[in-house]
Overview
A computed fold for a 118-nucleotide RNA from Clostridium luticellarii, annotated as SAM riboswitch aptamer (S box leader). The model forms 97% of the base pairs in the Rfam consensus. The coordinates come from a structure-prediction model, not an experiment, and the mean pLDDT is 80. Rfam family: SAM riboswitch aptamer (S box leader). About the family: The SAM riboswitch is found upstream of a number of genes which code for proteins involved in methionine or cysteine biosynthesis in Gram-positive bacteria. Lineage of the source: Bacteria > Bacillati > Eubacteriales > Clostridiaceae > Clostridium.
RNA sequence: UUCUUAUCCAGAGAGGUGGAGGGAAUGGCCCUUUGAAACCUCGGCAGCAGAUCUUGUUCUAAUAAAGAUACUGUGCUAAUUCCAGCAAGUUUGUCUUUGCAAACUUGAAAGAUGAGAA
Repeated sequence: UUCUUAUCCAGAGAGGUGGAGGGAAUGGCCCUUUGAAACCUCGGCAGCAGAUCUUGUUCUAAUAAAGAUACUGUGCUAAUUCCAGCAAGUUUGUCUUUGCAAACUUGAAAGAUGAGAA
């Protein structure tokens, strides 16, 4: 980097260096000199995998499931993945109708993270 798969309405910030951007991309809407990105330090969260423990199933050495611990790996720590974009549907408004607009639901796409594989 690519592929497969699971999850994405929960949760969790201070200090130092730095000095203008950042929130993936496009549009919107936000954050930011009351200090952006990035890096460092110390915290925090508990998603995924592992480990350990408890409950539990089975029945004696294994295991479906649930929960806990923050120990290991990884991740995260503004806003639902900040919202939308594509498709289908429902309702409402407007209109003679086509249509247009708004709200909502479902699915997809894209992205992020983990695990596995190439």